A computed fold for a 77-nucleotide RNA from Erythrobacter sp. YT30, annotated as transfer RNA. Its Rfam family is "tRNA". Rfam's curators write: Transfer RNA (tRNA) molecules are approximately 80 nucleotides in length.
[in-house]
RNA sequence: CGGGACGUAGCGCAGUCUGGUAGCGCAUCACACUGGGGGUGUGGGGGUCGUAGGUUCGAAUCCUAUCGUCCCGACCA
Numbered sequence: 001c002g003g004g005a006c007g008u009a010g011c012g013c014a015g016u017c018u019g020g021u022a023g024c025g026c027a028u029c030a031c032a033c034u035g036g037g038g039g040u041g042u043g044g045g046g047g048u049c050g051u052a053g054g055u056u057c058g059a060a061u062c063c064u065a066u067c068g069u070c071c072c073g074a075c076c077a
Stems, first nucleotide, its partner, number of pairs: 001073007010026004020057001028044006050066005
């Protein structure tokens, strides 16, 4: 330098193809059971989807640019 993948809650991920209320597991908080811890059960909180712009009535999803991480290749040595 060229090509590709990934970026969504504290962590790990799904949802994107085919636009229509942002989800799952773990974790966390409260309550109940227990003498306490642990465990189990019930309920709750937490993210405007890497960033910016565009299209649209409506964008995590489509388009453009850009940032970061990783992989492959080229170049140099």